[in-house]
A computed fold for a 350-nucleotide part of an RNA from an uncultured bacterium, annotated as small-subunit ribosomal RNA, central domain. The prediction has a mean pLDDT of 85.
Context: one part of a larger RNA
RNA sequence: CUGGGUGUAAAGGGAGCGUAGACGGAUGGACAAGUCUGAUGUGAAAGGCUGGGGCUCACCUCUUCUACUGCUUUGAAAAGUGCCCCUCUUGAGUGCCGGAGAGGUUUGCAGAAUUCCUAGUGUAGCGGUGGAAUGCGUAUAUAAUAGGAGGAACCCCAGUGGCGAAGGCGGCCUACUGGACGGUAACUGACGUUGAGGCUCGAAAGCUGUGGGGAGCCAACCGGAUUAGAUUCCCUGGUAGUUCCCGCCAUUAACGAUGAAUUCUAGGUGUUGGGGAGCCAAGCUCUUCGGCGCCGCCGCACACGCAUUACGCUUUCCACGUGGAGAGUACGUUCGCACGAAUGAAUCUC
Numbered sequence: 001c002u003g004g005g006u007g008u009a010a011a012g013g014g015a016g017c018g019u020a021g022a023c024g025g026a027u028g029g030a031c032a033a034g035u036c037u038g039a040u041g042u043g044a045a046a047g048g049c050u051g052g053g054g055c056u057c058a059c060c061u062c063u064u065c066u067a068c069u070g071c072u073u074u075g076a077a078a079a080g081u082g083c084c085c086c087u088c089u090u091g092a093g094u095g096c097c098g099g100a101g102a103g104g105u106u107u108g109c110a111g112a113a114u115u116c117c118u119a120g121u122g123u124a125g126c127g128g129u130g131g132a133a134u135g136c137g138u139a140u141a142u143a144a145u146a147g148g149a150g151g152a153a154c155c156c157c158a159g160u161g162g163c164g165a166a167g168g169c170g171g172c173c174u175a176c177u178g179g180a181c182g183g184u185a186a187c188u189g190a191c192g193u194u195g196a197g198g199c200u201c202g203a204a205a206g207c208u209g210u211g212g213g214g215a216g217c218c219a220a221c222c223g224g225a226u227u228a229g230a231u232u233c234c235c236u237g238g239u240a241g242u243u244c245c246c247g248c249c250a251u252u253a254a255c256g257a258u259g260a261a262u263u264c265u266a267g268g269u270g271u272u273g274g275g276g277a278g279c280c281a282a283g284c285u286c287u288u289c290g291g292c293g294c295c296g297c298c299g300c301a302c303a304c305g306c307a308u309u310a311c312g313c314u315u316u317c318c319a320c321g322u323g324g325a326g327a328g329u330a331c332g333u334u335c336g337c338a339c340g341a342a343u344g345a346a347u348c349u350c
Base pairs, nucleotide, nucleotide: 005320006319007304008303012318014201015200016199017198021194022193023192025088026087028085029084031082033081035077037075038074039073041071042070048066051063052062053061054060091191092188093187094186095184096183097182098181103177104176105175108172109171115149116148117147118146119145121143125136126135162169163168206248207247209246211244212243216242217241221237223235224234259317260316261315264312267295268294269293270292271291272290273289274288275287276286277285278284279283299306300305323350324349332343333342334341335340
């Protein structure tokens, strides 16, 4: 490299948009690049192959037949690919009507709770644990009442519920805004799929310059315990951080450990968003699209299991793997303020 692979054995890029490229719906016509076919010239000789011959055989050698899978020129064919033209509507998109949603950004507001402050009430404990102690408290704590401040998060509803490309999104309201879905069939007429590079987004932690903010929680750290020891688990505290604005970082068990798209292939059941039909109708039944689950044939799979949301059957495109360890390391390069990220070996060894 090929073959054969990528849920769990090595292997799906964290996710999207999209360039080149690759692949691509239906009818009719033209061309003939590619394809198929006939001919022409060439494809030196030697060598090789086939059949004969000569040296006693063989090596060697002579001869014959072919091959040399290629190229040039020229004629013909038109089903498939290609290219051009005319058309089509099923793929794709637009319009119109409609409902659903924690989709995003933004503004303001509400209530519960923790903490703190103030005031009065009240008195000796509180707190914490397996049990304790450190700690707090006669400078009046804990408890309970009233008032106030401030920050962060949004109980119930809440649901293998919803939305989003992924990361993710949950109090209420305002403004702006993206997408999906159902119905219709008015419009465009293949405008599609995938996507190397590229660009954008991307939890938490972290960073710089900040600059605000700081209630609770809490790496580090200080104590108290436990223990043989205890740089842990438990407890009292507690700083960065967690929060907001601007800018970086680009990683994760970024997981469904399952790339995207398309066609087809028994069913049953629940739920969610629509549409249609029927029935003396708070509803029920049938049916049809789009999601989210469970169970289960065919088929697949070493097995576990998957099974119309496929790990089945097809086609297209991308990414990735090729024994373990060394090692996601070294070196180089690119990116980054930095931490580091990306790319990514070898010696030795089993």